Order: sequence, then C1' cells, then structure tokens
RNA sequence: ACUUCAUCCAGAGCAGCUGAGGGGUCCGGCCCUGCGACGCUGCGGCAACCACCGACGCGCGAUCCGCGCGGAGGCAGGUGCCAAAUCCGGCCCGCUUCGCGGGAAAGAUGAGGG
Repeated sequence: ACUUCAUCCAGAGCAGCUGAGGGGUCCGGCCCUGCGACGCUGCGGCAACCACCGACGCGCGAUCCGCGCGGAGGCAGGUGCCAAAUCCGGCCCGCUUCGCGGGAAAGAUGAGGG
C1' cells in the first nucleotide's frame, strides 16, 4: 500500500508571517475570503480514542491475601481537533415528495492487523 473495528448534528481562537484563493478530488449548490481567508509558526483552548490511576462488582484459589475479568469516575502522557453535520447533494431504499427520513460509497480521526 492494503485491511478490521469504533466514532463523526456537541465542543474549542488569539497573535505573528505570508498574500489569493479556500472549504480533500470531479460535478452541482452554498459558504469563507484584501475588514487578509487557506497555509505556516507561537501561545491558548476543546474533547477524551489510546495510555495511566481507579471506588466498586463478579469469578477462582485462598482466608483478610493473591490472580483474572468488568468498571462509575479521575488524569491529561501519545494522538486528534478548534467556520458551517464530514458545509449540503450526487448512488440505493422508503415516505405524508419544492421536501423529509434511513442506508451505502468516499473521506477524517483513533485503536488494532499487515
């Protein structure tokens, strides 16, 4: 490369640099952007996937101890993230059809496999 599982309508911005596009790709829509977006850097923050701690519960051996499993909660070490649902749609299904709901695909992130 590829692959498995989980999550994706919550949350969290200032400064400096840069200077024209950006919101992943194609199409359509919509939005952000010279009142400086996007990106990079610094600082700050959000969240809690993993790690770590862990009240307590269960099982076994045992007899106040050990092992295993689960685990409210805590922490913030490893990631991630800080416009808009992953900005919305495109494919499939259903319905009370200017639309709504569900699913898929694709993508992102994490933890595994490889």